[in-house]
């Protein structure tokens, strides 16, 4: 060129059209003589990026950027 998989909190991931979750890490308090462990509460996401459909898009559609794997 072509073809297939992925891109969602700081990691690592669910999430298949109706209010974005969890788990590990962060930040208070609890418990402790004190550390780890355990327990509570809590911050923290333009859902790669632009269009369209849709009453309503992380979902579907089209382009386009990374990232991996295949073919030639």
């Nucleotide at each position: 060129g072509c073809c297939c998989a992925g891109g969602u909190g700081g990691c690592u991931c669910a999430g298949u059209g109706g209010u974005a979750g969890a788990g590990c890490a962060c930040g208070u308090c609890c418990u402790u003589g004190g550390u780890a462990a355990g327990g509570a509460c809590g911050g923290g996401g333009u859902c790669g990026u632009g269009g369209g459909u849709u009453c309503a898009a992380u979902u579907c559609c089209c382009a386009u950027c990374c990232u991996g794997g295949g073919c030639u």
A computed fold for a 72-nucleotide RNA from a Pseudomonadota bacterium, annotated as transfer RNA. The coordinates come from a structure-prediction model, not an experiment, and the mean pLDDT is 81.